[in-house]
RNA sequence: GAAGCUGGCCAGACAGUCGCCGCCCGUGCAAACGGGGGGAGGAAAGUCCGGGCUCCGCAGAGCAGGAUGACGGCUAACGGCCGUACGCCGUGAGGCGAGGAAUAGGGCCACAGAGACGAGCGUAUUAAGUUACGGUGAAACGCGGUAACCUCCAUCCGGAGCAAGACCAAAUAGGCUGGCAUUGGCGUGGCUCGCGCUGCCAGCGGGUAGGUUGCUUGAGCCUGCGGGCAACCGCAGGCCUAGAGGAAUGACUGUCCACGACAGAACCCGGCUUAUCGGCCAGCUUCUUUA
Numbered sequence: 001g002a003a004g005c006u007g008g009c010c011a012g013a014c015a016g017u018c019g020c021c022g023c024c025c026g027u028g029c030a031a032a033c034g035g036g037g038g039g040a041g042g043a044a045a046g047u048c049c050g051g052g053c054u055c056c057g058c059a060g061a062g063c064a065g066g067a068u069g070a071c072g073g074c075u076a077a078c079g080g081c082c083g084u085a086c087g088c089c090g091u092g093a094g095g096c097g098a099g100g101a102a103u104a105g106g107g108c109c110a111c112a113g114a115g116a117c118g119a120g121c122g123u124a125u126u127a128a129g130u131u132a133c134g135g136u137g138a139a140a141c142g143c144g145g146u147a148a149c150c151u152c153c154a155u156c157c158g159g160a161g162c163a164a165g166a167c168c169a170a171a172u173a174g175g176c177u178g179g180c181a182u183u184g185g186c187g188u189g190g191c192u193c194g195c196g197c198u199g200c201c202a203g204c205g206g207g208u209a210g211g212u213u214g215c216u217u218g219a220g221c222c223u224g225c226g227g228g229c230a231a232c233c234g235c236a237g238g239c240c241u242a243g244a245g246g247a248a249u250g251a252c253u254g255u256c257c258a259c260g261a262c263a264g265a266a267c268c269c270g271g272c273u274u275a276u277c278g279g280c281c282a283g284c285u286u287c288u289u290u291a
């Protein structure tokens, strides 16, 4: 210098103007006004795994169903991650991996081969399926292979999901209770008694519209030190970083550059997968050149 491998980071920058959604302070009875500060992502995505949280017959056992499968570790948990061994690929740095059981049982075994799981078949031999041999093929006369076919074994899984759930609570209709009115009207086949329904007022409770909450302080982030090969864990200090809900996070102007990709929260978190213009950093590998 060239070509690569692994890991991490950034995601146009700056200034001004006008808006939108929360928060804090001040003035104000309120409406509102003024000031300050915050406002999408590495994937917010797919909803594929795992958990928190909430409700439901407290979910114990069995059956069905599903998932996982080397060994050891991490974790709240996982099908995730780390380490090691093994197999395959690569000159290498490295990358990928479907891995328990074939003597519980069933199924299947391409091509070749006479015959492919069933014992038979061919040749020779023997008193006798009695004994020996078998071109092919991964496997041939048997304790064969295949579980990425069913199955068996071990472990795990109750279900539904923030439209979960909780609270406040109109109008109208219906329900319950009490009071008043009425000896009225209707029904009980005609009559009497009795019973039921029908009126007005008040109270109570459930539920709907609507509103509030759940809602963002959390298995949180940053820095340092320590433990561990690592995933990760512990300690100390510091920080608060969207919370809407017909749903804000935008638009315009100016300057500059390498001219800007994929894409946008909706209860929260840990992963996986997928999409992504370009750029930066660290460690390492192979080849070449020069000293």
Base pairs, nucleotide, nucleotide: 001287002286003285004284005283006282007281008280009279010278012256013255014254015253016252017251018250020039021038023036024035025034026033027032041262045273046272048271049270050269051268052267053161054160055159056158065157066156067155068154069153070084071083072082073081074080086097087096088095089094100152101151105150106149107146108145109144117142121134122133123132124131165213166212167211168210175204176203177202178201179200180199184198185197186196187195188194220239221238222237223236224235225234226233227232257260